About this RNA:
Predicted 3D model of an 89-nucleotide RNA (c-di-GMP-I riboswitch aptamer) from Paenibacillus alba. The sequence was found by an Rfam model in a public genome assembly. Taxonomically the source falls in Paenibacillus (Bacteria, Bacillati, Bacillota, Caryophanales). The model forms 95% of the base pairs in the Rfam consensus.
[in-house]
RNA sequence: ACAAUGCAACGGCAAACUGAGCGAAAGCUUGGGACGCAAAGCUAAAGGGGCUCUCGUGUUACUUCAUACUGUGCCAGUCAGCUGCCGAA
Repeated sequence: ACAAUGCAACGGCAAACUGAGCGAAAGCUUGGGACGCAAAGCUAAAGGGGCUCUCGUGUUACUUCAUACUGUGCCAGUCAGCUGCCGAA
């Protein structure tokens, strides 16, 4: 100098639940709260996967309903890609 592990150090994030708000919904923002996380940092048509179904299309029904499909809507704490702190043995 390079690489690199953790029962290390400085720290970080924040599940469920919940108060307020937004949204048709999935879900998001914010306050509380910690289940956990060595990337629980970033990336969402333009890698895979999952969720919702307002609008739209098809079918059945036929004042109201139901059902299937569909997004450049949502999920990164689903896999993945990119980047990054410390540096015992």